[in-house]
The RNA shown here (transfer RNA) has 72 nucleotides and comes from Boothiomyces macroporosus. Model confidence (mean pLDDT): 82 of 100. It matches the Rfam family "tRNA". It is annotated as a transfer RNA.
RNA sequence: GGCCCUCUGGCGCAGUGGCAGCGCUUUUCCCUCCUAAGGAAAGGGUCGUGGGUUCAAUCCCCACGAGGGUCU
Numbered sequence: 001g002g003c004c005c006u007c008u009g010g011c012g013c014a015g016u017g018g019c020a021g022c023g024c025u026u027u028u029c030c031c032u033c034c035u036a037a038g039g040a041a042a043g044g045g046u047c048g049u050g051g052g053u054u055c056a057a058u059c060c061c062c063a064c065g066a067g068g069g070u071c072u
Stems, first nucleotide, its partner, number of pairs: 001071007010024004018055001026042005048064005
């Protein structure tokens, strides 16, 4: 340098056009003599950045950035 893959809450991941979810974690409450376990509720995301297509984009297209793989 060429090609391919990935980028979504604090962490790990779903979601493949129509209001963004799950598990863990965090906070509060219940339970308990206390802790752990268990139960309930809540908080937390400008979906890597910037453009484009579309009535509508996490999703499709382009560029850039970051990470990984492969070839020379």